[in-house]
Context: one part of a larger RNA
RNA sequence: CUGGGUGUAAAGGGCGUGUAGGCGGAGAUGCAAGUCAGGAGUGAAAUCUAGGGGCUCAACCCCUAAACUGCUUUUGAAACUGUAUCCCUUUGAGUAUCGGAGAGGCAGGGCGGAAUUCCUUAGUGUAGCGGUGAAAUGCGUAUAUAUAAGGAAGAACACCCGUGGCGAAGGCGGCCUGCUGGACGACAACUGACGUUGAGGCGCGAAAGCGUGGGGGAGCAAACAGGAUUAGAUACCCUGGUAGUCCACGCUGUAAACGAUGAAUACUAGGUGUGGGGGGACUGACCCCCUCCGUGCCGCAGUUAACACAAUAAGUAUUCCACCUGGGGAGUACGAUCGCAAGAUUGAAACUC
Numbered sequence: 001c002u003g004g005g006u007g008u009a010a011a012g013g014g015c016g017u018g019u020a021g022g023c024g025g026a027g028a029u030g031c032a033a034g035u036c037a038g039g040a041g042u043g044a045a046a047u048c049u050a051g052g053g054g055c056u057c058a059a060c061c062c063c064u065a066a067a068c069u070g071c072u073u074u075u076g077a078a079a080c081u082g083u084a085u086c087c088c089u090u091u092g093a094g095u096a097u098c099g100g101a102g103a104g105g106c107a108g109g110g111c112g113g114a115a116u117u118c119c120u121u122a123g124u125g126u127a128g129c130g131g132u133g134a135a136a137u138g139c140g141u142a143u144a145u146a147u148a149a150g151g152a153a154g155a156a157c158a159c160c161c162g163u164g165g166c167g168a169a170g171g172c173g174g175c176c177u178g179c180u181g182g183a184c185g186a187c188a189a190c191u192g193a194c195g196u197u198g199a200g201g202c203g204c205g206a207a208a209g210c211g212u213g214g215g216g217g218a219g220c221a222a223a224c225a226g227g228a229u230u231a232g233a234u235a236c237c238c239u240g241g242u243a244g245u246c247c248a249c250g251c252u253g254u255a256a257a258c259g260a261u262g263a264a265u266a267c268u269a270g271g272u273g274u275g276g277g278g279g280g281a282c283u284g285a286c287c288c289c290c291u292c293c294g295u296g297c298c299g300c301a302g303u304u305a306a307c308a309c310a311a312u313a314a315g316u317a318u319u320c321c322a323c324c325u326g327g328g329g330a331g332u333a334c335g336a337u338c339g340c341a342a343g344a345u346u347g348a349a350a351c352u353c
Base pairs, nucleotide, nucleotide: 003325004324005323006322007307008306012321014204015203016202017201021197022196023195025088027086028085029084030083031082033081034080035077036076037075038074039073040072041071042070049065050064051063052062053061054060092194093191094190095189097186098185099184104180105179106178108177109176110175111174112157116153117152118151119150120149121148123147124146128139129138165172166171209251210250211249212248214247215246219245220244224240225239226238227237262320263319264318265317266316267315270298271297272296273295274294275293276292277291278290279289280288302309303308326353327352328351335346336345337344338343
């Protein structure tokens, strides 16, 4: 390489959009590039293979045949692929109309209550508070803790909350408003294959981190300081506490970015919950039956090394992309690209077992 694989053994890109490319619905007609059949030419010899033969055998040598799976050319076939023209319908895809659901996004803006901390009181009140396994550091007669009233600030939104919902993923949760994306159901009016996948590219992308003498800073809290514990304790526990956490703009581009499971389409027993919609039946919101979309559990066939998966497949098939190929060295070195930096992406070898 071929092959075989990728939930957990090595291996699915963090996610989308989409270029090239690959693959692609039903029918009719033509062409004949692929395809298939026949003919012709060529495919040197040697080698290889088969059958014979010659050296006493063998290696070796000789003869004949086959083969040389290829290329060129010619004559045909027209099912499939391709291509050209026409056409189709709805079953793919999209649009329109109607409808309800939702922490989908942005932004701004506004509003709300609980809690926390701080401040004031010419309030109350007095000696403790706090903390722990036990303590101590710490706070407190300059009146703390507790309690009452008032004020300020920032951050987060208890209950509702649910293997509930929405989003491509990251993720999204108080209330109101503005702008805005997507999905779903019903209907079957319109377009007429417009689809699918997607190397590169472009965009989005938790937390941490970086930049701007930016703003903000209540609580929490790396670093740091102190108190304990301990043989030691650069920790776990406690008292403090700065970056940071928040906002704006820009950068970074990584995570156990996980369902450790790429996307799309079709098919393949059932049962039982739950969220959204529609239909039927019913006097009837319910209950019941049918159905579409989502989200869970159990389970047959099948699959699997087992665990398990099982219509949300890890089953049966097809298409396209990504990735793997013993452990260590190593996600390292070097180079290149990107980045302000931190670093990221790409990514070896010697050697060794």